[in-house]
RNA sequence: AGUCGUCAGGGCGACUAUAAACAGCCAUUAGGCCCUGUAGCGUCCCCUUUGAGGAGGGGGGUUGGA
Numbered sequence: 001a002g003u004c005g006u007c008a009g010g011g012c013g014a015c016u017a018u019a020a021a022c023a024g025c026c027a028u029u030a031g032g033c034c035c036u037g038u039a040g041c042g043u044c045c046c047c048u049u050u051g052a053g054g055a056g057g058g059g060g061g062u063u064g065g066a
């Protein structure tokens, strides 16, 4: 310097051409490391649709403690 932990900014952490991870304070949650949000991707619930695979719409957006 770059890439990655959903997206953007910041934080925390990892890796070095790869995109993962037992890391990211501890536990918990289906809810992804954390905060913010004019996000709402994944996830959860409901409805519609498909022979099936799948698709569409709506709702909500882990929790507690340091």
Base pairs, nucleotide, nucleotide: 001016002015003014004013005012006039007037008036009035010034011033025065026064027063032041044059045058046057047056048055049054
A computed fold for a 66-nucleotide RNA, annotated as Pistol ribozyme. Its mean pLDDT, the model's own confidence on a scale to 100, is 90. The RNAcentral record of the sequence draws on ZWD.